[in-house]
Context: one part of a larger RNA
């Protein structure tokens, strides 16, 4: 893992409290005990004792009343509604109290055959390197001292095998092994290693100290015991059908993943609201909106109190101003905590019309008290965030189908069954894929595009418009051809001759026409061309400016956002129109159940958590069918039938002795889940 078998709301109480069922009732009932007895879930007797029939007050008391008070005031609790004993069942309290689960705590013991640390008594440590003190001999000294060969073997001395450790890499890691192997590495006369024996014990021990080690356990062993500590925590909790259906909120809480109480469910009684719509009428200070209608801000101009600077003067006085400015005026134009104003919508009430049980009150169980997401108004944010906080709303939560390529929260639309009927919804109809390469007129050329993001700014893309100018007295463009003189304008400058720069009424002349010159170019001319004008062509040709679709801008890792194939007078955009396809929507047909009705019409029947109703099945018990049964029961198995389910029933095989129906009763009463326990494979 899987298969059986076991496993989770139970008892008990002189407790409390509701519901319903039953006795008796202003009463109701026994408790222990006795007694009988046909031994039972019996019959009798026992009235102690309990709740009830009166309450208020601290009491004294008084009494439908009483307390408060001077009060015949007022107010508080009361009167004005029947209780009790029993059964059953919902829920509470105290016990383990739905079942498993801790980390710890406190207590009796057991442990130093592993580890540490210690005592007493043994054993061990190949080889082979340095060569300390000391001490001999010479040699030196006045004596020392000191040299210079031996000699000698010190050492937590060197190297390195047994021995101990366990540095480095690999290997193993369901291992050969619950710590191991290989290579390699430290120590190897020492604080070395190691046998027996023997000692310290849990808040103790021992610890060259790592919170290390104390029998594969250690920030306090193991072991039985309080005890079924406690767990505001996580896991689980067994069978069916039907009827209703939540919250994630507020306040308060050593309170924030838990609670109380409210609120939203849900049953039972009682009662009549209630809701939606038009009308009318009412309060309000939002949205706008205004501000010479206040508070405050606040540009720009008038005027300008004051105030800064300059002038004057010893001083006042008095002038001026490229400054700042009070108020005022004029124009503009702000504001949750501004308001002279002032909606819409909601909210109060009254009436009418629809609606038809949705509303209140009072008791019984609740569950909820992490929400989240779209779209309106708002606060903080970065008018960021699938962000946070409120308000309104509508989904998900607890909602299934269609649709958006796929999708908790978008769109449409609420699923009792059935079935090869029909209509639609939203959203589609070229294939994939159900339905028109529908029909009309336009647009697009970018595969833009094909339902999910593209900006500021650019640009003879095109396509429809509006305003204006030129133009058969020949426009636009193109060719032809001219574009000149005074002049090299003057002034600058080395130079400045249209063209570097300044100045200027920038003039005049001849012209058809030509500027003291539109760019290019020269070192400065030269050169080239342009405004201008003529010729030629022959009919339209430009400025501005509004919409419509395209187009650059456009860099993110797959082709990789049309779902895909793929489509260009689409299969795209936009506009009008006809057609059809689409769901579990709506009809139709058949059938079931609730509620209402009671003769009939109707209306419903998605659903966590949670209320409530009804029944299946198991085991046993008592009654009872004086039931089946070796001519084959119980259990397994296979069909077949029948019930909305839970199951029933028959039949066949197997099976080889006991089992059922029917009324009722009592429960060790229903497994897929608990890292569920136990066998088994």
């Nucleotide at each position: 893992g899987c298969c059986u078998a076991c496993g989770a709301g139970u008892u008990a109480c002189u407790u409390c409290u509701c519901a319903c069922c039953g006795g008796c009732a202003a009463g109701g009932u026994u408790a222990a005990g006795c007694a009988c007895u046909u031994c039972a879930g019996g019959u009798g007797c026992g009235g102690a004792g309990c709740c009830g029939a009166a309450g208020c007050g601290a009491a004294a008391g008084c009494g439908a009343g009483u307390c408060u008070g001077a009060a015949u005031a007022g107010g508080g609790c009361g009167u004005u509604a029947a209780g009790u004993c029993g059964g059953u069942g919902g829920g509470a309290g105290u016990a383990g109290a739905c079942g498993c689960g801790a980390a710890a705590c406190c207590u009796u013991g057991u442990g130093a055959u592993c580890u540490a640390c210690c005592c007493u008594u043994g054993a061990c440590c190949a080889g082979g390197u340095u060569g300390a003190a000391g001490g001999a001999a010479c040699c030196g000294u006045a004596a020392c001292a000191g040299g210079u060969u031996c000699u000698g073997g010190a050492g937590g001395a060197c190297c390195g095998a047994a021995c101990c450790a366990g540095u480095u890499u690999c290997c193993g890691u369901u291992g050969a092994a619950a710590a191991g192997g290989a290579u390699u590495u430290g120590g190897a006369u020492g604080a070395g290693u190691u046998g027996a024996g023997g000692g310290u014990a849990g808040g103790g021990g021992u610890g060259a100290a790592a919170g290390g080690c104390u029998a594969a356990u250690c920030a306090a062993a193991c072991u039985g015991g309080g005890a079924g500590a406690u767990a505001g925590c996580u896991c689980g909790u067994a069978c069916u059908c039907c009827c209703c259906g939540a919250a994630a909120u507020g306040u308060c809480u050593u309170u924030u993943g838990g609670g109380a109480c409210a609120g939203c469910c849900u049953c039972g009684a009682u009662u009549u609201a209630g809701c939606u719509u038009g009308c009318a009428u009412g309060a309000g200070g939002u949205a706008g909106a205004g501000c010479u209608a206040c508070u405050g801000a606040u540009a720009g101009g008038a005027u300008g109190c004051g105030a800064g600077g300059g002038c004057u003067u010893c001083a006042c006085c008095g002038c001026c101003u490229a400054u700042c400015a009070a108020a005022u005026c004029c124009u503009g134009a702000c504001a949750a905590a501004c308001u002279c104003c002032g909606a819409a919508u909601g909210c109060g009430u009254g009436c009418a019309a629809g609606u038809g049980a949705u509303g209140a009150u009072c008791g019984g169980g609740a569950g909820u008290g992490a929400g989240u997401c779209g779209c309106c108004g708002g606060g903080u944010g970065c008018u960021a965030a699938u962000g946070u906080c409120c308000g309104g709303u509508g989904g998900c939560g607890a909602g299934a189908g269609g649709g958006a390529a796929a999708g908790a929260g978008c769109c449409c639309a609420g699923a009792c069954c059935a079935a090869c009927a029909g209509c639609u919804a939203a959203g589609g109809c070229c294939c994939c894929c159900a339905a028109u390469g529908g029909u009309a007129u336009g647009c697009u050329a970018a595969g833009u595009u094909g339902a999910u993001a593209g900006a500021a700014c650019g640009a003879u893309g095109u396509u429809c418009g509006g305003u204006u100018g030129c133009u058969u007295a020949g426009a636009c463009a193109g060719c032809u051809a001219g574009g000149a003189u005074g002049u090299u304008a003057g002034c600058u400058u080395g130079g400045a001759a249209g063209c570097a720069g300044c100045u200027a009424u920038u003039c005049a002349u001849u012209u058809a026409a030509a500027g003291a010159g539109u760019g290019c170019g020269u070192a400065a001319c030269a050169g080239c061309u342009c405004a201008c004008u003529a010729g030629u062509c022959g009919a339209g040709c430009g400025a501005c400016u509004g919409a419509g679709c395209g187009u650059g801008g456009a860099u993110a890792a797959u082709a990789a956002a049309c779902g895909g194939g793929c489509a260009u007078c689409a299969a795209g955009c936009a506009u009008a129109c006809a057609g059809c396809c689409g769901a579990a929507g709506c009809u139709a047909u058949g059938g079931a159940c609730u509620c209402a009705a009671a003769u009939u019409a109707g209306a419903g029947u998605g659903g966590u958590a949670g209320g409530g109703g009804a029944g299946c099945a198991u085991u046993c018990c008592a009654g009872c069918c004086g039931g089946c049964g070796c001519u084959g029961a119980a259990g397994a198995u296979c069909a077949a039938c029948u019930g909305u389910g839970a199951g029933g029933u028959u039949g066949g095989u197997u099976g080889g002795a006991g089992c059922g129906a029917c009324u009722g009763g009592a429960a060790a009463a229903g497994a897929a889940a608990a890292u569920g326990u136990a066998g088994g494979c």

Large-subunit ribosomal RNA, domain II from a Bacteroidales bacterium, 681 nucleotides, folded computationally. Model confidence (mean pLDDT): 84 of 100. It was read from a public genome assembly. Lineage of the source: Bacteria > Pseudomonadati > Bacteroidota > Bacteroidia > Bacteroidales.